Molecule: c-di-GMP-I riboswitch aptamer
Organism: Filobacillus milosensis
RNA sequence: UCUCGAUAAAGGCAAAACUGGUGAAAGCCAGCGACGCAAAGCUACAGGGGCUUCUGUGCACAAGCACAAUGCCAGCCAGCUACCGAA
Repeated sequence: UCUCGAUAAAGGCAAAACUGGUGAAAGCCAGCGACGCAAAGCUACAGGGGCUUCUGUGCACAAGCACAAUGCCAGCCAGCUACCGAA
């Protein structure tokens, strides 16, 4: 340095549910709470994938249906960076 990951040391993050806020929604923020995580740190036009549809377009008599991110997800994969050091 690369790989790897202990019932090591020191620390870290925080799922669901609930409460409040925000948003059309997905979601996000705060509190509470720990399911888990060795990158659960960062990156979302310029990798893949997923979610949503205010709006737009098409269809429909209508209710509505379909398609499309410019809205989101990094706790899906990926990329980048990084603490510790037993085997």